Predicted 3D model of a 72-nucleotide RNA (transfer RNA) from Sphingobacterium sp. SGR-19.
The source organism's lineage runs through Bacteria, Bacteroidota, Sphingobacteriia, Sphingobacteriaceae and Sphingobacterium.
The RNAcentral record of the sequence draws on ENA.
The prediction has a mean pLDDT of 82.
RNA sequence: AGGGGUAUAGUAUAAUGGUUAGUAUAGCGGUCUCCAAAACCGUUGGUCUGGGUUCGAAUCCUGGUACCCCUG
Numbered sequence: 001a002g003g004g005g006u007a008u009a010g011u012a013u014a015a016u017g018g019u020u021a022g023u024a025u026a027g028c029g030g031u032c033u034c035c036a037a038a039a040c041c042g043u044u045g046g047u048c049u050g051g052g053u054u055c056g057a058a059u060c061c062u063g064g065u066a067c068c069c070c071u072g
């Protein structure tokens, strides 16, 4: 320099263009317990960034950024 892939909650990871973006774990609160752990219940928190297409975008298109892989 050229080509390809990935980016979703603190972490890991789902989601045919359509109901409130889900699950686990972590955090917080509660139940239980002499106290704690465990268990159970509840709860908080997220689509890398700019633009476009569409009635509707995490999803499709495109500029950028970061990371990974391949070629030279």
Base pairs, nucleotide, nucleotide: 001071002070003069004068005067006066007065010025011024012023013022018055027043028042029041030040031039048064049063050062051061052060